[in-house]
RNA sequence: AAAGUUUGAUCCUAGCUCAAGAUGAACCCUAACAACAUGCUUACCAUAUGCAAGUAGGACGGGAAGUGGUGUUUCCAAUGGUAGAUGGGUAAGUAACAUGUAAAAAACUGCCCUUGGGAGGGGAAUAAUAGCUUGAAACGGCUAUUAAUACCGCAUAGGAUGAAAAGAAAAAGGAGCAAUUCGCCCAAGUAGGGGCUCGAGUCUAAUUAGCUAGUUGGUGAGGCAAUAGCUUACCAAGAUGAUGAUCAGUAGCUGGUCUGAAAGGAUGAUCAGUCACAUUGGAAGUGAGAUACAACCCAGACUCCUACAAGAGGUAGUUUGUGGGGAAUUUUCCACAAUGGGCAAAAACUUGACGGAUUAAUGCCAAGUGGAGGUAGAAAGCUCACGGGUCAUGAACUUCUUUUCUUGGAGAAGAAGCAAUGAUGGUAUUAGGGAAUAAGCAACAACUAACUCUAUGCCAACAGUUGCAGUAAUACAGAGGGUGCAAAUGUUAUCUGGAAUGAUUGGAUGUAAAGCAUCUAUAAGUGGUUUUUUAAGUCUAGCGCCAAAUCCCAAGGCUCAACCCUGGAUAGGCGGUGGAAACUACCAAGUUGGAGUAUAAUAGGGGCAGAGGAAGUUUUCAGUGGAACAAUGAAAUGUGUAGAGAUCAUAAAGAACUCCAACGACGAAAGCACUCUACUAAGCCGACACUAACAUUAAGAGAAGAAAGUUAGGGAAACGAAUGGGAUUAAAUCCUCUAGUAGUCCUAGCCAUAAAAGAUAGAUAUUAAGCGUUGUGCAUAUCAACCCAUGCAAUGCUAUAGUUAAUGAGUUAAGUAUCCCGCCUAGGGAGUACGUUCGUCAUACUAAAACUCAAAGGAAUUGAAGGGGGCCCACACAAGCAAUGGAGCAUGUGAUUUAAUUCAACGCAAAGUGAAGAACCUUACCAUCGCUUGACAUGUCGCGAAUCCUCUUGAAAGAGACGUGUGCCUUUGGGAACGCGAACACAGGUGGUACAUGGCUAUUGUCAACUCGUACUGUAAGGUGUUGUGUUAAGUCCAGCAACAAGUGCAACCUCCAUGUUUAGUUGUCACCAUUGAGUUUGGAAUCCUGAACAGACUGUGGUGAUAAGCUGAAGGAAGGUGAAGAUGACGUCAAGUCAUCAUACCCCUUAUGCAAUGGGCGACACAUGUGCUACAAUGGCUAAGACAAAGGAUCGCAAUCCCACGAGGCUAAGCUAACUCCAAAACUCGUCCUUACUUCUGAUUGCAAGUUGCAACUCACCUGCGUGAAGUUGGAAUCGCUAGUAAUCGCUGGUCAACCACACAAUAGUGAAUUCAUUCUCAAGCCUUGUACACACCGCCCUUCACACUAUGGAAGCUAGCUACACCCAAAGUUGUUACCUUAAUUGUAAGGAGAGGGAUGUCGAAGGCAAGGUUAGUGACUGGAGUGAAGUCGUAACAAAGUAGCUAUAUCGAAAGGUGCAACUA
Repeated sequence: AAAGUUUGAUCCUAGCUCAAGAUGAACCCUAACAACAUGCUUACCAUAUGCAAGUAGGACGGGAAGUGGUGUUUCCAAUGGUAGAUGGGUAAGUAACAUGUAAAAAACUGCCCUUGGGAGGGGAAUAAUAGCUUGAAACGGCUAUUAAUACCGCAUAGGAUGAAAAGAAAAAGGAGCAAUUCGCCCAAGUAGGGGCUCGAGUCUAAUUAGCUAGUUGGUGAGGCAAUAGCUUACCAAGAUGAUGAUCAGUAGCUGGUCUGAAAGGAUGAUCAGUCACAUUGGAAGUGAGAUACAACCCAGACUCCUACAAGAGGUAGUUUGUGGGGAAUUUUCCACAAUGGGCAAAAACUUGACGGAUUAAUGCCAAGUGGAGGUAGAAAGCUCACGGGUCAUGAACUUCUUUUCUUGGAGAAGAAGCAAUGAUGGUAUUAGGGAAUAAGCAACAACUAACUCUAUGCCAACAGUUGCAGUAAUACAGAGGGUGCAAAUGUUAUCUGGAAUGAUUGGAUGUAAAGCAUCUAUAAGUGGUUUUUUAAGUCUAGCGCCAAAUCCCAAGGCUCAACCCUGGAUAGGCGGUGGAAACUACCAAGUUGGAGUAUAAUAGGGGCAGAGGAAGUUUUCAGUGGAACAAUGAAAUGUGUAGAGAUCAUAAAGAACUCCAACGACGAAAGCACUCUACUAAGCCGACACUAACAUUAAGAGAAGAAAGUUAGGGAAACGAAUGGGAUUAAAUCCUCUAGUAGUCCUAGCCAUAAAAGAUAGAUAUUAAGCGUUGUGCAUAUCAACCCAUGCAAUGCUAUAGUUAAUGAGUUAAGUAUCCCGCCUAGGGAGUACGUUCGUCAUACUAAAACUCAAAGGAAUUGAAGGGGGCCCACACAAGCAAUGGAGCAUGUGAUUUAAUUCAACGCAAAGUGAAGAACCUUACCAUCGCUUGACAUGUCGCGAAUCCUCUUGAAAGAGACGUGUGCCUUUGGGAACGCGAACACAGGUGGUACAUGGCUAUUGUCAACUCGUACUGUAAGGUGUUGUGUUAAGUCCAGCAACAAGUGCAACCUCCAUGUUUAGUUGUCACCAUUGAGUUUGGAAUCCUGAACAGACUGUGGUGAUAAGCUGAAGGAAGGUGAAGAUGACGUCAAGUCAUCAUACCCCUUAUGCAAUGGGCGACACAUGUGCUACAAUGGCUAAGACAAAGGAUCGCAAUCCCACGAGGCUAAGCUAACUCCAAAACUCGUCCUUACUUCUGAUUGCAAGUUGCAACUCACCUGCGUGAAGUUGGAAUCGCUAGUAAUCGCUGGUCAACCACACAAUAGUGAAUUCAUUCUCAAGCCUUGUACACACCGCCCUUCACACUAUGGAAGCUAGCUACACCCAAAGUUGUUACCUUAAUUGUAAGGAGAGGGAUGUCGAAGGCAAGGUUAGUGACUGGAGUGAAGUCGUAACAAAGUAGCUAUAUCGAAAGGUGCAACUA
C1' cells in the first nucleotide's frame, strides 16, 4: 500500500466481496503447566436456606450467672447516644441543568480542625421490671413502681431586624484517689460535603409545524436552609418556535475503550466520577443529611402461613445456591492476617467491603514436549517414465541435559507499633531420580503461503467473492506430501478500517446517479475603492481549571514478560489578564470604476386591444352538359341518370396567413410572422449630467407557464382521438382507404405537467488566434452605395493552451478562480404504498420499507449481422443451348420388415459416397456346431526332423486310427527351422469415446485475403501501414500519404497442348532412284512421326490516361495481353468427417464383445426420395454397301487365321514380353423400304431353348436365339449444367477382376453449335462507411398478458393488546387548612381558666380504581391489489438495424397482451 468481480477485449463510473485489528463473546475439534486479569450482555423474571449493620455497662435503672458472705468480675433485654443517608448492587426510567466543562450568588452543613466564651438553680414523667389479661400466631391491653448525657421551664449571652423604643432566644454530665481526661452549650472561621442558578456542548425523525393558561411577566401573601409561579389571590397578554419548539422513537452520562496516518467512526463490561432505581404506584415522619435496598404508612399484583377474624414477605447485597429464559457466564468455600469502614476512652467487637482460595484456555503473557552425533540413505506408506524419487538424519543406535514430572527433608517474605497476631499455605524456594509424563487445528483453484494420486460423475457435495462438479476435478470425499499458526486452531456474531461508497481535511452534477421548466424577490450567505475609530473575529505573551486511573516517555520491582510501582509530559477545550491592528467586522467621513436615474438616437414576428385584406377550401342557389367520379401497391366500401365529376356566375361561413425567410430578429421561459392604428414593457449604442455600493445569489413565498385535458357559453370550413364500414392478414382491436364524434377556434375560469433541452443554474473577473452574420457608433471616402480599418452589444463556425473516462467543449468553456442556491450517493422494488397539502375531475407536489440481484450504467474498440448506404466481382441473374421434375429400368438412401437385413456418411459440403467389383471368400451381421495360451507374436520346459499317403465319422471345422520318413550345422554337450504337448506371463477385439488425439480429407475458395518487425499515434482495447485517387483476374501495379521494410497467399517457376529449329533415324516414314502381292527389300534422312535439346510473347507502335500504372485499336506473328488445360489451396471457420485404412490415450470383454466352420443375410418391399440409363421417333427406324481415330491393355495374358453354329460361342492355332503381333470404332457417306401410326417407334415384363465362368449360379451372375410387346406421343409447381473445340451428340479404352449387377467411375478421340443488351432484380463473395441494447455474435437479443409454485408487502368489515392526553365519578395513606366534640404530667394564673399539645370530625390536594369519547403504535383478519423470484408452459413479436409503420417524452382515448391512434415537443 492494495486485490477480486460488469466486457470478446478497453478506459471510466458504481456497488458487492476479501486481506488487518478488536471482543465480558459463543460453537466445533484438541489439550501438559505457571503468573496476571476477567466471567448472566438474555427475564428491572420468580426466588428455598444461611449470612451481608452494628456498637458502647466509662449515659441509665435493672435482670441474670458466679461466690458460704461482702466486694469484685462476666454477660444481657429495655431507656438513652451514635451509625444505619456509607460501603455493596443494577441500568428500568431519564433527551433532562441528567451528565461533562466553565462560571456565579441568595444559602445549609453531623463527626474532624482553629479561635473566643459558658455550664447557675429547679421540675414532671416513662420503658424495662412486677402482677393481671386478649389472640392460633404476629402482636398487644390494664394497674403499680423507677433512672438518666431522655424530657420541660427559670437565670445568664453574642448575632439578625429596626432611626429608636421594643420583642424573641442555650447547656449534661461521666471515669479516676488525684493529676487529668472524655463529653455538653453558644458564637465566629477553615476544610470537606451536598442544595440552587447560568453560558455554550450532548442521538434520530418535518410522512411531528405550530405549542403553551401557572402558561410568560408584575404586585400582595404564603413557603423554603436558600433564589424562584415553588404555591396562592389579583392584574397584564404574554412566553416559545425553521438557529427545529411541541409530539414521537431510542438511550443512563463521563473519564475512557476499540479502530484509524489523522480528521473521524463505533462503544460506555471490568476500574474510577456522577445521576437514577430498590416487587409496582403514592405519601410523609425522624434527622446535619433520606422522601431511606436489608425503616415506617397506604393502595395494587404475587408468594407463604392460618384456628378464616387475621398476619408475614421482597437477593438489581453475597462474582453462594435453585428454577426459568438463553448460543452463553463459576463454589450454598476460607479469613478478618493485611487495607478500609462503623461504634467505643480503650482493649475489643463487627464488616459476603476487602484479602484469598475453587472453577472456566474466556483473555493476555511466559516457559516446555528434548540437545548433539548418526547412511546400511533400513522397513512400512505414497508416487513413478519402473531406472528411481519422497517421507528422511526423521526413526533405530551412541552420548548429554533435567525446565516440566516424580520422591524426600527443610521452609519463607508479605507483620506495621514492645510483644502477640498468616486466611493464603506446608504455597514460593531447595536436594535426589530418570528422556523420562506432555501436539494439535486449519487450509493447500485465484484473491492467499501451500500439489499430487485414488474414488465419484451437474450425483453426492463445496462456496467469503468469482465460481467448482455432466468419466482424465490441484475447487467435492479419502490418502500421501508440503504450507500456516501453535496449547491452541478454526467457524459464527458484532465494531472500526480498507471506503475519497457522505468527501472540514477530501467527491461529484452535458452524455455514467445528479441543474428546480422560467422569472421576481423576503430571511440568510457573500460583497468595489480611500481614510479614521473600536478591538468581536484574528495574532501574540502570561495566568486558572479540565479528579485519579488509562495512553505516551524515563527509571524501578516480580528469574523475563504480561502485571505492578515512582516520576515526568504533549495535544486539545473553557475562562481571565496584558499587548498588536495587516486582514474580516463595527463606527464615521469621502470617492466613482459596480449598479441606477435623466437625456439624444435606433433595430425588432416583444406584449395587449381594435380595424381591414388577397388567395384557396367547403357549402348554397341558378345554368351548360350527360357517365362516370373518387381512392389505392392492387382493390373495395363511398359518390353519381332523383344528373355526380367537369365548367361558368352569385352568395355565405370558418380557420390559417404562400413568396420575402436567412446557424436572421425579439422575449425570463412558455413563445412570437398577412396589412394598418392606439396604448405599453424591455434591450442596445452615443454623449455625458446626477445619486453614491444603492450590489449579487436566493430556502420558504409569489408571478407567468406548450400540448393534451376540465367547467360554462358560443362557433364549426378543414383536419380529426373514439366509433362504423372496406381492404390487408394465420389473426389485424394496427399500418392503408372511405366516412366521422369529442377536440383543435373564441369568451370567462381551472389544471401546472413535457426529451418544458444547450439533457450544461445564476453572478463577477481573467486566459492565443482566424472566418462570418445582426444592431449601433467612430474614422476614411463619396453625389450616393460599395471597398478598407476599427469600438461596444448580440448571434454562429474553425481552432491553440489548459481541461475531460472518452466523446468532446474551448472568451457564449465543460479552462483558471471567487460567491451563493438547487440536487446526487449501486440496480430493481418505485417516482410506487401509506400519510399530509392543492385540484370539480384527471391528476400534481412531497415520498419510504420489506424483499431481490452482482451487477445496472457511460464513452470508445474489434468483429458480426441489418427487409442501412456506396463501390465491385462471379454461368449469380439476364440472353441462349441442352436437361432434371412425368414413363420404364439400373443404382444409392430413408421408412418398413427381418433371426440378421453389419457399420459409417445427413443442407450447400450425405444419398452410382467409403465400395477401382457382397454367389462361397470378402464379412464386420444372424442361426447352428465347435475351441480356450488360443488363427497370430515373444519367452520357459518336454517330445518329435519336417513332410507325405490311406481309412472311419461329420454339413464342415474338427475328432479317431494305420503307415511313410530320420534331413542341415556341431567344440558331440547341443543348436537352427518346423510340428506336437504342458503351465503361466500374455495374445486377440471392425467393442466405446472423432466432444481425449495424431495423420488424412471435405468446405469456405483458386475467394484475395491474413500477418509481423521497427516507428508513429491513443490512458488503453487498438489504430496507422492494409485507408483515400486511379488500375487489375488479383493487397496486381502506379504515384500520393507517419510511415518504412518484410513474410504467408496472388503471379511466376513445374507438367501437358498449340509453332518452329537442331539432333537421332528403329520396330516408325517414303519425295527421288531401283524392287515387291504388299515400304516387301536395297537405299535415302527431305516429309510425316517419335524422343531429346533449344527457340518463341518480352517489347515496340496510334489514341487515351497525370509525361504513371494501365485501358483500347491496329500491325507483325503459329500463338497477344493469364495463349488453352492441369497440378499447386494463405491465416483461420464449421468441437465439420473419419477410433471401420493406419496409429494412439483412457474405459470395457477374457471358456468371450476373442478364434474356427457350415448355411443364411448385406439382394427383403406398401411406399418416399437422390443420381443415372433407355425412350417417346422421320435431323428418325430397318436393311445393304463403303470410309476415317486417339489413347490404352496383353504371358495364370491378348489371340490373328481356318472350320462348325442363326447366335452367344466352340474347335484349331500362327504371332506377340510389344512404335513390330493381338484386342478393336460409331456417328458419318451412298442407295432401298417405312410415311405420322402407340407404328417396321420404344424395349419393360414374361415363356421356351441354349452358352460361358466357377468346387458351387435356388435364394443371388452375365450373355445368346425364338416368342411375348407394358408404360411412354416431350413431361405441373419448381430446379440443375454450360461462354468455344465449350454445350450437345457419337463411339472406343482402362482399372478392380476367376466372373458379374458398369447404364457407375476414370480416360480418349470423332462430329460440332447458339447467345452475352446489360448489372434493375435473385443467390453468394470482397472492400469502405453507417446506426446497434448482438459477442454462443440475427438460428442473436428481448417485452407484456395468461397459467403454475413460492416469498415479502399495501388495502380491508372488524378483532386483540400497549402507550398517551383530556373530561367526569369514587377517593386510601398523608401533609395542610378549618372546627372547639373529646382528652391533656411539666408552663401560666389565687381560682375559674388560658397558652400549647393529642385524638375525632370536616374541606382542598391526592395514588390506584371506575366511566365516557378520542389520539397513536403494534399484532391479527374472510376477501382483495399490484410487486418480486422461479433450465426447458401458452399467446403474440412491442424495442435493439430505416427492427421491417423511426424511436422516445407529456397528455387524452381505445384494445387479450406487448401496444395502437390523436395533439404538441425532442433527436438519444
About this RNA: RNAcentral holds the sequence, with entries from SILVA. This is a predicted structure of a 1468-nucleotide RNA (small-subunit ribosomal RNA) from Eucalyptus cladocalyx. Lineage of the source: Eukaryota > malvids > Myrtoideae > Eucalypteae > Eucalyptus.